[in-house]
The RNA shown here (glmS glucosamine-6-phosphate activated ribozyme aptamer) has 152 nucleotides and comes from Roseburia hominis. The RNAcentral record of the sequence draws on Rfam and Ribocentre. It matches the Rfam family "glmS glucosamine-6-phosphate activated ribozyme aptamer". Rfam's curators write: This entry contains a glucosamine-6-phosphate activated ribozyme that is found in the mRNA for GlmS. GlmS is an enzyme that uses fructose-6-phosphate and glutamine to generate glucosamine-6-phosphate. The same sequence occurs in records of 2 taxa.
């Protein structure tokens, strides 16, 4: 430095079907037996620690039905931070390390289709173009937009 194998980064919108429904195939017939397929398309999300609830956007997708685990949602209580007064400190009220609210603007995606493969099927793997929402995030505005006490 190069080949070859395992392992890890690399399951959390995740991961499985107890074999419900649906779909496929084969065998017997009128409906079973068997052996598969599917079963959620991406964006977005974590100060800690309990309880609770059972989880945010939208998709040319509509069984993405339907279950079982799990979960970074939300809701309530403690703690630890951050912001808001010139400082420090106690209260308060939003928040959560990108750490305030509100309002306009700008802002980002896969899958379906297609191509090329696998599989008698039902489905599948890969490739690369287009199209969204929400929240973040940026910009600009709210005429001291956002608090009171003590000290100093």
């Nucleotide at each position: 430095g190069a080949g070859a194998u395992u392992c890890c980064c690399u399951a959390a919108g995740c991961g499985c079907c107890a074999u419900g429904c649906a779909c496929c195939u084969g065998c017997c017939c009128u409906g079973g037996c068997a052996g598969g397929u599917u079963a959620a398309c991406g964006a977005g999300g974590a100060g800690a620690a309990a309880g609770g609830u059972g989880a945010u956007c939208g998709a040319a997708a509509a069984u993405u039905c339907g279950g079982c685990g799990g979960a970074u949602g939300c809701c309530u209580u403690u703690c630890c931070g951050c912001a808001c007064c010139g400082u420090u400190c106690c209260a308060g009220u939003g928040c959560g390390a990108g750490a305030c609210a509100c309002a306009u603007c700008g802002g980002c995606a896969a899958a379906u289709a297609u191509g090329c493969g696998g599989g008698u099927g039902a489905c599948u793997g890969c490739a690369a173009a287009a199209c969204a929402a929400a929240u973040a995030c940026g910009a600009u505005g709210u005429u001291u937009g956002a608090u009171g006490g003590a000290a100093c």